Context: one part of a larger RNA
């Protein structure tokens, strides 16, 4: 000095980023128990008794005189033995029994709830859920897997099965179809591949003309039929896309400026520009508010955290759901009573190592 462990005057969270970690609380019966609530719960809420001793009262169970019965198996008085409730008196080392074995309360936020997860830094508000909507699918289903044959869905059949969002209940869930998807339309536009083939290019026979030959026939040119090729225009060609509608629990989005009321201020209220519409309800300094420690009010002596309001929402907002919510929760903030060596501030013992001597 390091580690396990016990004690402590006085205070008692002053520690600290936080009560982390210790202390406290605990089991049994018995009294008792609020706000809220979805009536079930909240609950073990909370809080409160308990000994030993001796003694009354009522009960129960044993013993046993006695006693009924052929038995077998029974009643059963007073005394004594226990025990059970329930008084009363006195004791003190005054809260006792219990090797194990909740500390409590208020309060806001998240997330309904039991439940899943980063094996070995995250248990969580993160996933999952029941319920809620939307879409797809009529069965050789959609949808996955597979080159395929096949498989899976399902030995199931729209009360089923597949994707996507939300995510107990309760009230609710607003405007915007211009874009962008998505569904349905099909008159017009535009369109491929193919049908089409005007119209031409290329080869090229006959014959023409030239030249040389008496000529046959050479050679040079000019020609350009058929036939074979090269490319090839108008036309006629689906779906798509242009176009016409519809759709938001589809992606998504949901305004500026300017002036006005007899103090002031503020603007119910006019103007004006955009715009497909310009944020409804309810919420709001919030798990979102930069400015900010916003302003008021509670708490405290004293409060950048908390609650309660205020609305000037930088940059809330309705199934990437709003807004309450009883219950739940090793969840996050915030107060309070216990309880304490966390702390003033530190001692003192004890197991064990670490050191030293042998």
């Nucleotide at each position: 000095c390091c580690u396990c462990c016990g004690u402590u005057a006085a205070g008692g969270a002053a520690c600290u980023a936080g009560g982390c970690a210790a202390a406290a609380u605990g089991c049994a019966u018995c009294c008792g128990u609020a706000a809220c609530u979805u009536c079930g719960g909240g609950a073990g809420a909370a809080g409160g008794a308990u000994g030993g001793a001796u003694u009354g009262g009522c009960g129960g169970c044993g013993u046993c005189a006695u006693u009924g019965g052929a038995a077998a198996c029974g009643a059963g008085a007073a005394g004594c033995g226990u025990u059970g409730c329930u008084g009363a008196u006195u004791c003190g080392c005054a809260g006792c029994g219990a090797a194990a074995c909740g500390g409590c309360u208020c309060u806001a936020c998240u997330g309904a709830c039991u439940g899943u997860u980063u094996a070995a830094c995250a248990a969580a508000a993160a996933c999952a859920c029941a319920g809620g909507u939307c879409u797809c699918u009529g069965c050789g289903a959609a949808a996955c897997c597979g080159u395929a044959a096949g498989g899976u869905g399902a030995a199931g059949u729209a009360u089923a099965g597949g994707g996507g969002c939300u995510g107990a209940c309760a009230c609710c869930u607003g405007c915007c179809c211009a874009g962008u998807g998505c569904c349905g339309g099909a008159a017009g536009g535009u369109u491929a591949a193919g049908a089409g083939g005007a119209g031409g290019g290329g080869u090229a026979a006959a014959g023409g003309c030239g030249u040389a030959g008496c000529a046959a026939u050479a050679c040079g040119u000019u020609g350009g039929a058929c036939g074979c090729u090269c490319a090839g225009a108008a036309u006629c060609g689906a779906a798509g896309c242009c176009c016409c509608g519809g759709u938001g629990a589809a992606c998504g989005g949901c305004g500026g400026c300017c002036g006005u009321a007899a103090c002031u201020a503020u603007a119910a209220c006019g103007g004006u520009c955009c715009u497909a519409a310009g944020g409804u309800a309810g919420c709001g300094a919030a798990a979102u508010u930069c400015c900010u420690u916003g302003u008021c009010g509670g708490g405290u002596a004293a409060g950048u955290u908390c609650c309660g309001a205020c609305c000037c929402g930088c940059a809330c907002g309705a199934a990437a759901g709003g807004u309450g919510u009883a219950a739940c929760a090793a969840g996050u903030g915030g107060a309070g009573c216990g309880c304490u060596g966390u702390c003033u501030c530190a001692a003192c013992g004890g197991g064990g190592g670490a050191c030293c001597c042998g």
Molecule: large-subunit ribosomal RNA, domain IV
Organism: Pseudomonadota bacterium